[in-house]
RNA sequence: UCUGUAAAUAGCAAACCUAGGGUAACCUAGGGACGCAAAUCCACGGGUCCUCAAGAGCAGAGGAUAGCCGGGCUGCCAAAA
Numbered sequence: 001u002c003u004g005u006a007a008a009u010a011g012c013a014a015a016c017c018u019a020g021g022g023u024a025a026c027c028u029a030g031g032g033a034c035g036c037a038a039a040u041c042c043a044c045g046g047g048u049c050c051u052c053a054a055g056a057g058c059a060g061a062g063g064a065u066a067g068c069c070g071g072g073c074u075g076c077c078a079a080a081a
Base pairs, nucleotide, nucleotide: 003081011036012035016031017030018029019028020027021026034067041072042071044070045069046068047065048064049063050062051061052060
């Protein structure tokens, strides 16, 4: 240094509740803790969801989700072997 994965420190925070924002998906703050080594950040590709439009089907516009997958970017600890 690499593999490895034990322990510890620090971190994030699902459902749900409260307050606020948004037509909505959903977001923000507080509580909460199902989980997480990228559950940091980025909507680039696919997926899902919402709104408009359409409405037989195909196709369209805008948006949400990074805790759905892929990709990009940055990144903590380090026992035994």